[in-house]
RNA sequence: CUUCGGGGUCAUGUGUAAUUCAUAACCGACGGUGAUCGCUCUCUGCGUAAGUCCGUGAGCUGCAAAAAGCAGUUGAUCCGGUGCAAAUCCGGGACCGACGGUAAAGUCCGGAUGGGAGAAG
Numbered sequence: 001c002u003u004c005g006g007g008g009u010c011a012u013g014u015g016u017a018a019u020u021c022a023u024a025a026c027c028g029a030c031g032g033u034g035a036u037c038g039c040u041c042u043c044u045g046c047g048u049a050a051g052u053c054c055g056u057g058a059g060c061u062g063c064a065a066a067a068a069g070c071a072g073u074u075g076a077u078c079c080g081g082u083g084c085a086a087a088u089c090c091g092g093g094a095c096c097g098a099c100g101g102u103a104a105a106g107u108c109c110g111g112a113u114g115g116g117a118g119a120a121g
Base pairs, nucleotide, nucleotide: 001121002120003119004118011023012022013021025107026106027097028096029056030055031054032053037047038046039045051095052094059073060072061071062070063069077093078092079091080090081089099110100109101108
């Protein structure tokens, strides 16, 4: 420098009105770690496994004319099993999700044909 770089309301009910409420359904960005699995197999190496473990990112707030930048803020996990060892494996249960709009929204519309951790070349 170029390219890539986020998923999700089936259905039923109430109602003038709800993909927003109720019942229920569905989703899980990026890096790391990691006792999985596969390939190789002497060692090694490669690929692969976490929404809620450690970080990052978008959002929001402040400083700033603005941008860049800096600072702050920003969610959620237990139980059982195996085992030397489990925050990651196996089984079960639970929980979480910026701002603005609108009948109260993780899932609709909007800022956004934006930004972006990062990945590949």
This is a predicted structure of a 121-nucleotide RNA (FMN riboswitch aptamer (RFN element)) from a sheep gut metagenome. The RNAcentral record of the sequence draws on MGnify. Of the family's consensus pairs, 100% are formed in the model.